Two RNAs folded together computationally: RNase P RNA and transfer RNA, 445 nucleotides in total.
Rfam match: Bacterial RNase P class A. Gene Ontology terms of the family: dimeric ribonuclease P complex, ribonuclease P activity and tRNA processing.

RNA sequence: GAGGGAGGUCGGGAAGUCGCGUCCCCGUUUUGGGGAUGAGGAAAGUCCGAGCUCCAAAGGGCAGGGUGCCACCUAACAGGUGGGCGCGGUAACGCGACGGAUAGGGCCACAGAAACCAAACAGCCGAUGGCCCGAAAGGGCUCAGGCUAAGGUGAAACCGUGGGGUAAGAGCCCACGAUGGUGUCACGCAAGUGGCACCAUGGCAACCCCCACCCGGAGCAAGGUCAAGCAGGGGCGAUGGAGUGGCCCGCUCCUAGCCACCCGAAUGGGUGACUAAGCCCCGGGUAGACCGCUGAAAUCCACCGGUGACGGUGGAUUAAGAGAAAUGACUUCCCUCGACAGAACUCGGCUUACAGACCUCCCUCACCC
RNA sequence: GCUCCCAUCGUCUAGUGGUCCAGGACACCGGCCUCUCACGUCGGUAACAGGGGUUCGAACCCCCUUGGGAGCGCCA
Numbered sequence: 001g002a003g004g005g006a007g008g009u010c011g012g013g014a015a016g017u018c019g020c021g022u023c024c025c026c027g028u029u030u031u032g033g034g035g036a037u038g039a040g041g042a043a044a045g046u047c048c049g050a051g052c053u054c055c056a057a058a059g060g061g062c063a064g065g066g067u068g069c070c071a072c073c074u075a076a077c078a079g080g081u082g083g084g085c086g087c088g089g090u091a092a093c094g095c096g097a098c099g100g101a102u103a104g105g106g107c108c109a110c111a112g113a114a115a116c117c118a119a120a121c122a123g124c125c126g127a128u129g130g131c132c133c134g135a136a137a138g139g140g141c142u143c144a145g146g147c148u149a150a151g152g153u154g155a156a157a158c159c160g161u162g163g164g165g166u167a168a169g170a171g172c173c174c175a176c177g178a179u180g181g182u183g184u185c186a187c188g189c190a191a192g193u194g195g196c197a198c199c200a201u202g203g204c205a206a207c208c209c210c211c212a213c214c215c216g217g218a219g220c221a222a223g224g225u226c227a228a229g230c231a232g233g234g235g236c237g238a239u240g241g242a243g244u245g246g247c248c249c250g251c252u253c254c255u256a257g258c259c260a261c262c263c264g265a266a267u268g269g270g271u272g273a274c275u276a277a278g279c280c281c282c283g284g285g286u287a288g289a290c291c292g293c294u295g296a297a298a299u300c301c302a303c304c305g306g307u308g309a310c311g312g313u314g315g316a317u318u319a320a321g322a323g324a325a326a327u328g329a330c331u332u333c334c335c336u337c338g339a340c341a342g343a344a345c346u347c348g349g350c351u352u353a354c355a356g357a358c359c360u361c362c363c364u365c366a367c368c369c
Numbered sequence: 370g371c372u373c374c375c376a377u378c379g380u381c382u383a384g385u386g387g388u389c390c391a392g393g394a395c396a397c398c399g400g401c402c403u404c405u406c407a408c409g410u411c412g413g414u415a416a417c418a419g420g421g422g423u424u425c426g427a428a429c430c431c432c433c434u435u436g437g438g439a440g441c442g443c444c445a
Base pairs, nucleotide, nucleotide: 001365002364003363004362005361006360007359008358009357010356012334013333014332015331016330017329018328020038021037022036023035024034025033026032040340044351045350047349048348049347050346051345052219053218054217055216059249060248061247062246064215065214066213067212068211069083070082071081072080073079084098085096086095087094088093099210100209104208105207106204107203108202120148121151123147124146125145128144129143130141131140132139133138159177160176161175162174163173164172178201179200180199181198182197183196184195185194186193187192223291224290225289226288232282233281234280235279236278240254241253242252243251257274259272260271261270262269263268284444285443286442298317299316300315301314302313303312304311305310335338370441371440372439373438374437375436376435379395380394381393382392387425397413398412399411400410401409418434419433420432421431422430
């Protein structure tokens, strides 16, 4: 110098005029004046996890859902950090739904002989048994039978290469190698890595399933206090209703009344109707005020511990809070001509969108000293 | 704001990993029929919202995005 990788910061600036939301002060009670403050890194998607609130408390089992290498961080997580393994890259580094196919079921279209347990299209053999020829040696048939190497098909063909072996062959045997499992030794908290021995050899679990762990439900239109206004009606309902959710059990709470008939000696039993608690449906009224509502697992800086995520200590700061919903418009100047986009209970993440500018560290190549 | 659901020819839909360059009906276009139109009949055009992943193979399974739809206040 060129090309690349990782992380971070900012995301127009300055001045003026007018306007808007919230809060405070002054004057007035109709209005007005002054001051302070007023969007984001994603406020987004609502995909995860929590706080908070209500369901009395938040129990057990089944079902259902989620997560899925290991360790750690965290309030928690499907997040993060570090490590392992696999893939890509010369490298810095990036990506990975990355438990189990030896628990079981299911699927593997077309093609192909055959798609997982054996089978034979085209083939090889016919040692052994059978038959025929022959005096015999031997030869023939390919009948029984044996075989899966080479062929072609396919996304995938019974682990690969070489040798031995055989009638022909084959992990049938041997050597080397691939993948997986079991045992053992060494290292490591672990995932795992390496050595030795033995065993095995198709894929799919983002198909069912198995294993391990986690999950009660609803959501600020949660919920609380007050005010205003109206009109009730119907159904279910004693093996009752509610919490309770898809189901069962357990627990708790509310209600458990009354009538008619039948059986019976009876305090009892049965049938039926009504009703309570409560639930559902239709209808009616209202569209108001205050709280929740922003000071919090907060932000920044320094030091200490840790490889790191992060934790601890000390200091500083207070930063929108509306309720049809404010955060805008115009003028002038400057520059590198300005992207994606806008709070609505609050946080921690992830994902998605984003013109450009700047900073730090690292890798490769070339050249110079 | 919160919670859910859906997306296939112009419209309504079938599909539930392969037999699907996606089937049917209405509509549209062309031919036949008719003096002409309609009806009828024959044929044709026309779609998996977009992107990525799993798989040998995706309309279908998973993720992200886009678009559309539904429900949810309080009092009594």